[in-house]
C1' cells in the first nucleotide's frame, strides 16, 4: 500500500427500507429444609463516527475509524 468481510445490549448474535429483538449475564418475585434447577417480570441501545439518497436508514450509497483474514 491493494483486496475482502464485520462493528447492533455487559457478553455471544438475529434483524437487509416502515416502532430495535433472542439466548446468556444482573436484580426482584414464586417454587424449595438450604442452594440448584425450573417458571414469572425488569434491568439495559445516540444501531462505531460523519454526511448522501428516501415520505421513512440499524439496512442503500460515498469518507473517516476500528477489527480479522488474504496478497505484496
Nucleotide at each position: 500500500g491493494g483486496a475482502u468481510a464485520c462493528g447492533u445490549a455487559g457478553c455471544u448474535c438475529a434483524g437487509u427500507g416502515g416502532c430495535a429483538g433472542a439466548g446468556c449475564u444482573u436484580u426482584c418475585g414464586a417454587c424449595u429444609g438450604c442452594a440448584g434447577a425450573u417458571c414469572g417480570a425488569a434491568u439495559g441501545g445516540u444501531c462505531g463516527c460523519u454526511g448522501g439518497u428516501u415520505c421513512a436508514a440499524u439496512u442503500c450509497c460515498g469518507g473517516c475509524c476500528g477489527u480479522g483474514c488474504c496478497c505484496u